[in-house]
Molecule: RNase P RNA; transfer RNA
Organism: Myxococcota bacterium
Order: sequence, then C1' cells, then structure tokens
RNA sequence: AGAGUGGGCCGGGUGAUCGCUGGCAGGAUUACUGCGAGAGGAAAGUCCGAGCACUGCAGAGCAUGGUGCUGGCUAACGGCCAGGCGGGGCGACCCGACGGAAAGUGCAACAGAGAGAAGACGGCCACUCGUAAGCUUCCCAGGAGGCUGAAGUGGUCACGGUGAAAGGGUGCGGUAAGAGCGCACCGCGGUCGCGGUAACGUUGACCGGCAAGGCAAACCCCACCAGGUGCAAUGUCAAAUAGGAACCCGUGUAGAGUUUCUCUACGCCGGCUGCUCGUCGGUUGAGGUUCGGGUAGGCAGCUUGAGUGAGUGAGUAAUUACUCGCCUAGAUGAAUGAUCAUCACUCCAUUUUUGAUGGGGAUACACAGAACUCGGCUUACAGGCCCACUCUCACA
RNA sequence: UCGGGGAUCGUCUAACGGCAGGACUCCAGUUUCUGGUACUGGCUAUCUAGGUUCGAAUCCUAGUCCCCGAGCCA
Repeated sequence: AGAGUGGGCCGGGUGAUCGCUGGCAGGAUUACUGCGAGAGGAAAGUCCGAGCACUGCAGAGCAUGGUGCUGGCUAACGGCCAGGCGGGGCGACCCGACGGAAAGUGCAACAGAGAGAAGACGGCCACUCGUAAGCUUCCCAGGAGGCUGAAGUGGUCACGGUGAAAGGGUGCGGUAAGAGCGCACCGCGGUCGCGGUAACGUUGACCGGCAAGGCAAACCCCACCAGGUGCAAUGUCAAAUAGGAACCCGUGUAGAGUUUCUCUACGCCGGCUGCUCGUCGGUUGAGGUUCGGGUAGGCAGCUUGAGUGAGUGAGUAAUUACUCGCCUAGAUGAAUGAUCAUCACUCCAUUUUUGAUGGGGAUACACAGAACUCGGCUUACAGGCCCACUCUCACA
Repeated sequence: UCGGGGAUCGUCUAACGGCAGGACUCCAGUUUCUGGUACUGGCUAUCUAGGUUCGAAUCCUAGUCCCCGAGCCA
C1' cells in the first nucleotide's frame, strides 16, 4: 500500500423566530402570560421470555405445544458467555434444529439383476449334456482326444453396469473362480485405565472380523419446560334505554328433619377460556345463540424501573456486589414540526508548520416514528468514526 | 392495541414428500357466406428468500401482502 476478519459508536450540535402536546406557577379561571420538558437503535415484525391483571385455588393426571452437545449466567428465555464435536477458510475468524436409527413402526419415485442384513444381468469358475459347425493333436486313412461356440445345473460379489444410496480400504496368502475366508497395516466399534465438573479426549491396555447404511425440520422414544386469556387485562365514576324480542338447554329422583320451609345423596345444567379428577354455583334459577335498541366520555392502571452513568472489587467471560451521581415523553384519531443563521465537511490563499484568519464549494440527506412496561431475537438502514487482529506485496 | 386465518395459470379451485390436474377465459385451426354454437389443439401458475431431504406446492425458518374478529349498558 492492497485485500480482509471481529467488536464498539454516531446517525447531527448550537442559537433565533413561528407553531404542536403534557407539567408547574401566575391570572381577569375554556382566554392569556411566564418557566421547564418532549421518540429510536431499531420505537418495527409481534417471533420468544417475563412482570402486572383477571380467571375461587394454580393443585394432580392426560392430551397438546415447545426446547434439545456440555457447563455456567439470568427474574426467565428458543437469549447470552465459555468449552466440546463436526464443517468451511492460507489466516484473523465464521457456520451448525448438534439427544436417540445396535426400542418399535414407516418411507426411498425413476433406473437397476438386486433397496434392506438384499441381489446372479453381463463377466468369471466348476460340472453335465452335446458333438451340428470351426480349429487342432495323435495313430493313420477313418477312428480317438483336446479347445472354441451353443444349452442346462450350480458356485461367486473381486470386476462391469444402475442409482442420491449397493453392506469398510490397501496388500499378501488362499481358492475351481472368489469372498474378512485367513493374515498384516489403516479405519471402525466396545470395555477398562488415565485427563476433564461435563460434553469429550486418549501416541495406554485388552476385546470384536465388521455386526451397527440414510431419513426423527416422518410417526415415535428419552430428558426438560409450559394451566388459560390478555392493558379493548382490570378497577372506578358518569351518561343512556325498548333493562326489549325469538329460539335452545335445564327446572328431575330418593331420603331425613318437619310441614311456611330446610338439609343430605344421586342425576342434570353451568363456571373455572382443551379433557378428566377435583372444586364452586344453580336446580324457587344461573346461562347460551340470533335479531333489535342505547352509549361510544372521564379517572386510575401509566411510567422510579429486573432503570441508567461513573468508579472499585469478584469472575476467562456472560454477569454480579458495593459506593457516588442522575430522573429522561406519557399522547388517546393520537403532540414531538417548519424556516433561517452558524459550526462540523471539502478546496484555495495568507500566516507563528499543531493551529488561526479570509474567501469559495457542497448543501443536511438512510431506515423509520412511542401507545402498559421490561429482557432478548429477527428484519430495515444514506453516510461516517474508533479499536483490535489476519494475509499478500514493497521498503528499511 | 390484541387475537385468528390465508396466498397455486387471467379467474375459481384440486393434488400421500415422487410427471402440478380440472373448469371458465385467452390464442390458433376446422365447420359457416359471416358471427355465434359445436369440435380439435395449444399457451399460462405453486407469494419471496434460505434450509431439511436423493427429491418440497406440501416439512422448518425469516420476510412480503391480503382477509376476519374483539368495547360498554349486559
């Protein structure tokens, strides 16, 4: 200098004028005046996890859903940190839904001989038949034998071919031909030992001829987690009336006390936002569906909170403890905006080269906008800054 | 704000993880003097991007777009 990797941050500052929404104060109390405050790193998607509220309790089981290497952090998590294993990159570093296919069930189109511990199509080999045909040997002049080819029976998975996938690899031996059939080395699996909290590792010892192919983002098994609904939760004040109509389910049985009525058991109905248990209520009534009517206002919840800045300590880190400091939107069809100047940017000139002064240029720009609140993830994003590291080239 | 559902030719819809099918439309041809009808043939699609798998419309993840429902009196 070039090419990259990882992490962090900004994404305008200041002033003036005109507006918008809350708060506080004054005030002549719907006006007006003053002071002070007013979007984000993602406020977004609503994908996870919590707080909070209601569901009488949030209990047990089943179903259903989710998570899935190990350890740690955390209120919790599908998040984060560290490590292991696998894959990619020369490297910094990056990626991984990464439990189980030696429990079971299922799937694999087409092609291919054969697709689940399968398979003989070609090829190779043995035997039988046969001697029609060809070649050839012997005796010898018509006989015998061998080889090739064709047919049948069997052996074989080393080779060819099919496929995404064909049941370890190389070599030697072995065999009719072959084959872990035998052996050596490599690979693989298991047990023990050793290291590590563990995942896992192992140049340690022994055992096993290899059994145990793929798919679980197929059913499933194993371990762990989750009751449901959501701030239109929920509470409260007010307003309004046709406090309506139709239909559905139910209004049961037995016993006791007693005769107005009450209690118990069973049944039925309903609530507990899947089912059962359980429990509560109703059975003199609580409900469900549809149609119609009225009203669509205020307050609380609502912003001080697992908050945030700095420092110190613990920890490899995520994170956490302590001390000091800070208060930072609460709107409700929904405010947070616009204009101008200037700085920051760049170029030129002067000068005391860091810098300052003067003049010119560019013109301010992305994604996007709170809606109960937090912790994450994911997605979008013009442009710019900082730190650490890697590789290549050049020079010293 | 919260919850639920969906996306396949131009339109309406089918499809066990194994060749994306049908109807209407459109185009071309035949029939007709011409048009229609009828008949024959054809064109055209899995919302987008990744992943799992030998193989994806289908399974998983992320995104885009569309639709529906939910207040109180009660």